[in-house]
Overview:
Predicted 3D model of a 104-nucleotide RNA (SAM riboswitch aptamer (S box leader)) from Oceanobacillus polygoni. Lineage of the source: Bacteria > Bacillota > Caryophanales > Bacillaceae > Oceanobacillus. Its mean pLDDT, the model's own confidence on a scale to 100, is 86. It was read from a public genome assembly, where an Rfam model found it.
RNA sequence: CUCUUAUCUUGAGCGGUGGAGGGACUGGCCCUUUGAAACCGCGGCAACCUUCAAUUUUUUUGAAAGGUGCCAAUUCCUGCAAAGUAAUCUUUGACAGAUAAGAG
Numbered sequence: 001c002u003c004u005u006a007u008c009u010u011g012a013g014c015g016g017u018g019g020a021g022g023g024a025c026u027g028g029c030c031c032u033u034u035g036a037a038a039c040c041g042c043g044g045c046a047a048c049c050u051u052c053a054a055u056u057u058u059u060u061u062g063a064a065a066g067g068u069g070c071c072a073a074u075u076c077c078u079g080c081a082a083a084g085u086a087a088u089c090u091u092u093g094a095c096a097g098a099u100a101a102g103a104g
Base pairs, nucleotide, nucleotide: 001104002103003102004101005100006099007098008097013042014041015040016039017038021031022030023029025079027077028076043071044070045069048067049066050064051063052062053061054060075096080093081092082091083090084089
C1' cells in the first nucleotide's frame, strides 16, 4: 500500500515545550494568539484483539486492562443514488474516511 470482516448519534483533558495553523479531501460551517499543529508528562474514556471465570458446543454473560485506539461539534454537516416533497427540506442506502483483527 491492497484485500476481507466488524464498528463509527455513547464516553473521556489538564500541565509543559512550541509559535500559526487545525477539523482526511470538496463546498460550507466551525475551532484557534483567552495560544493551532507537533512533541513530552500525568490523567481519563472505551472494550476491537487479549487474559480470567461462568455458561455451554460454540455461543452468551461477567470481570480485568497486557497490545492498539480515542479524549470540540453525529465520521461537525455535505458530496453519489433512491423515496417523499411546490420550493426548502426529510429519511434511507452507497461512496469516501477512521479504528481494530486477519491475509497478501